[in-house]
Context: one part of a larger RNA
RNA sequence: UGACGGGGGCCCGCACAACCGGUGGAACAUGUGGUUUAAUUCGAUGGUACGCGAAGAACCUUACCUGGGCUUGACAUCCGCCUGGUAAGAGCUGGAAACAGCGAUGACCCACCCUUUGGGUGGGAGGGCGGACAGGUGGUGCAUGGCUGUCGUCAGCUCGUGCCGUGAGGUGUUGGGUUAAGUCCCGGAACGAGCGCAACCCUUGCCCGUAGUUACUCGCCCUUAAAGGGCAGCACUCUACGGGGACUGCCCGCGUUAAGCGGGAGGAAGGUGGGGAUGACGUCAAGUCAUCACGCCCCUUAUGCCCAGGGCUACACACGUGUUACAAUGGCCGGUACAAAGGGAUGCGAAGCCGCGAGGCGGAGCAAAUCCCAAAAAGCCGGCCCCAGUUCGGAUUGCAGGCUGCAACCCGCCUGCAUGAAGCCGGAAUCGGUAGUAAUCGCGGAUCAGCCAGGCCGCGGUGAAUACGUUCUCGGGCC
Repeated sequence: UGACGGGGGCCCGCACAACCGGUGGAACAUGUGGUUUAAUUCGAUGGUACGCGAAGAACCUUACCUGGGCUUGACAUCCGCCUGGUAAGAGCUGGAAACAGCGAUGACCCACCCUUUGGGUGGGAGGGCGGACAGGUGGUGCAUGGCUGUCGUCAGCUCGUGCCGUGAGGUGUUGGGUUAAGUCCCGGAACGAGCGCAACCCUUGCCCGUAGUUACUCGCCCUUAAAGGGCAGCACUCUACGGGGACUGCCCGCGUUAAGCGGGAGGAAGGUGGGGAUGACGUCAAGUCAUCACGCCCCUUAUGCCCAGGGCUACACACGUGUUACAAUGGCCGGUACAAAGGGAUGCGAAGCCGCGAGGCGGAGCAAAUCCCAAAAAGCCGGCCCCAGUUCGGAUUGCAGGCUGCAACCCGCCUGCAUGAAGCCGGAAUCGGUAGUAAUCGCGGAUCAGCCAGGCCGCGGUGAAUACGUUCUCGGGCC
């Protein structure tokens, strides 16, 4: 000077408390440990690993294992020598393929010569042999760059000059108030400044202007079973560009006449309006040599490369994260509304027809405010069930089918019929959430042939309860 204290003071945070819903029990999904295995590739490991790298493991991916093969190599640059029946190559043999071997036919570019279709010589491309070298998801994240997690969106971390101290260092940055904030005010041997805070950026909430198709439809006309369906129009909605709007600006009170705080008016909105992006000096020799890059070390007929099959999907167990439930605020059947945000050309695919269905046939329209995916679901109306392991729950299994794909045995998804397991609200313990939040309901997208997505990232619909308080638990700030 820091750090720490079961020292003190002050103050924050869904930290506790209050309230709502979960996890821990069940089945299944997924990740991990462990075990097993020829291999179950590797990494991540308290918080800060465990639906994490994986935004797509049947082959591929793939790095693992077994077996078969190749060596100047699947890929780059350079050098030497050789090469027209050369490069290429239908086909044939062995083979699981890779690969090995045979092989009819048989070129291209440039220069020169003979110059007649064409032929010859030299060179190039290509190929072969050899040599330099390639290659390595082999090791080291305790050699590194870059990127990232975390403390933590916490309010802090420093510098110049001056002053104080022999010095380390202090002061400033402490103090009195105040704030979400080292935010601001006042005081003060300090005066200033930088990185952070805030603001500038995006989005959402109100208004105006401009614009008016593919969006929209107030009035008029036409048409229709009904229709913005057509003419028309740009008023509204909306779209997308520009602007306005909020600043404690106004009033009252409190306060030190300050900063500011409480209340009020107006307003779509207040005192940071809601959300996002944005992460200071640093900490954890934190994570990543398997994104990439890179030092050193190591392999070099193999630790490189190709291929087939298998494995990453194993299963006595254990844990994390989830999904579906245990039902009546429910389940089932029929009818009927209302979204937002996205995606679509080897793509989305309408109507119609076939099929109980998955799906098939079909192809209109659409590079899309135009067409399609598309039905939103919970909701509302009517009906059934009558508390039962049930008309709850759907695991598991059998059979029959559909789709993608060269191929669904290991190891895909979906449909129909049958089967119907555990489960009666979960011990100790433990998690999330303070508002359009939790809870609940569906919709979309990336990856992607398909998909083990119940994951992730978004979107809207319905829409609560509670906060006395800061003693206690955890984390943090100042003295």
Molecule: small-subunit ribosomal RNA, 3' major domain
Organism: uncultured bacterium